[in-house]
RNA sequence: AUCCGAAAAAGGCACACCCGGGGAAACCCGGGGCCGCAAAGCUAUGGGUCUAAAGCCCCUGGGCAUGACCGCCAAGCGUACCGAGGGUAUGAUCGCCAAGCUGCCGAA
Numbered sequence: 001a002u003c004c005g006a007a008a009a010a011g012g013c014a015c016a017c018c019c020g021g022g023g024a025a026a027c028c029c030g031g032g033g034c035c036g037c038a039a040a041g042c043u044a045u046g047g048g049u050c051u052a053a054a055g056c057c058c059c060u061g062g063g064c065a066u067g068a069c070c071g072c073c074a075a076g077c078g079u080a081c082c083g084a085g086g087g088u089a090u091g092a093u094c095g096c097c098a099a100g101c102u103g104c105c106g107a108a
Base pairs, nucleotide, nucleotide: 004106005105012037013036017032018031019030020029021028022027035095041101042100043099045098046097047096048093049092050091054090055088056087057086058085060083061082062081068079069078
């Protein structure tokens, strides 16, 4: 120094849950908490998982009720627009896995 990781020592992180805040959500931040963690430090690069507000695509309904456009005598139709459902990451997660970078201690 590398591998490795102790019923060691010092120090560290903090699940569930609670309070406050942010976000459409997943989730995040601060405080408490303490399930666990030797990288549970950092980076969303690959895979997985979670979410779907906006945009886009698909389906269905409304579309006059007061308001737009086109056609029409009108009814009605189509568009804009609105609503419901579904899909999609540009979102989230490194305490899911892999990869990369960095790091405390030192028994066997």
This is a predicted structure of a 108-nucleotide RNA (c-di-GMP-I riboswitch aptamer).
The sequence was found by an Rfam model in a public genome assembly.